[in-house]
Predicted 3D model of a 96-nucleotide RNA (c-di-GMP-I riboswitch aptamer) from a Planctomycetota bacterium. Rfam family: c-di-GMP-I riboswitch aptamer. Its family is annotated with cyclic-di-GMP binding in the Gene Ontology. Taxonomically the source falls in Planctomycetota (Bacteria, Pseudomonadati). The coordinates come from a structure-prediction model, not an experiment, and the mean pLDDT is 83.

RNA sequence: CCUCGAUAAAGGCAAACCCGUCGUGAGGCGGGGACGCAAAGCUAUGGGCUCUUAUCCGUCCGAGGGGGGACGGUUUAAGGCUGCCAGGCUACCGAA
Numbered sequence: 001c002c003u004c005g006a007u008a009a010a011g012g013c014a015a016a017c018c019c020g021u022c023g024u025g026a027g028g029c030g031g032g033g034a035c036g037c038a039a040a041g042c043u044a045u046g047g048g049c050u051c052u053u054a055u056c057c058g059u060c061c062g063a064g065g066g067g068g069g070a071c072g073g074u075u076u077a078a079g080g081c082u083g084c085c086a087g088g089c090u091a092c093c094g095a096a
Base pairs, nucleotide, nucleotide: 004094005093012037013036017032018031019030020029021028022027035083041089042088043087045086046085047084048081049080050079052077054075056073057072058071059070060069061068
């Protein structure tokens, strides 16, 4: 130095939930709080999940007719999530 990661040392982060705030929303930020984490540091690049908008299809509702509504799916556009899996960049400590 690389791999690796201890019932080591010094430190670090903070899920759910609650409060405040911003956002149509996914969610973000701040405070409290700890389930966990050796990259749970950074990065939306690939996959994945998710939100909103539009399009088309299907089912249902509704109506005298026309217009319409709800749910599910396809595609498009703009977003969100790195504590889902990979990729990229960087980093503390040092037992076996």